[in-house]
RNA sequence: GGGUCGUUGGCUCAGAGGAAGAGCACCUCCCUGACGCGGAGGGGGUCGCAAGUUCGAGUCUUGCACGACCCACCA
Numbered sequence: 001g002g003g004u005c006g007u008u009g010g011c012u013c014a015g016a017g018g019a020a021g022a023g024c025a026c027c028u029c030c031c032u033g034a035c036g037c038g039g040a041g042g043g044g045g046u047c048g049c050a051a052g053u054u055c056g057a058g059u060c061u062u063g064c065a066c067g068a069c070c071c072a073c074c075a
Base pairs, nucleotide, nucleotide: 001071002070003069004068005067006066007065010024011023012022013021018055026042027041028040029039030038048064049063050062051061052060
């Protein structure tokens, strides 16, 4: 330098263009002598950044950044 894949709550990951969810974690209450387990409820997201297409973008296109892997080149 070229290519492929990835980037979404604190973490691990879903998410067929109609507008964001699960598990775990966290907070409150119940339960318990207490902790844990269990039960009920709740908060938290500029979807990596910028632009484009579209009535509408997490999703499609382009550029850039970061990460993983492969290839090539130089030494």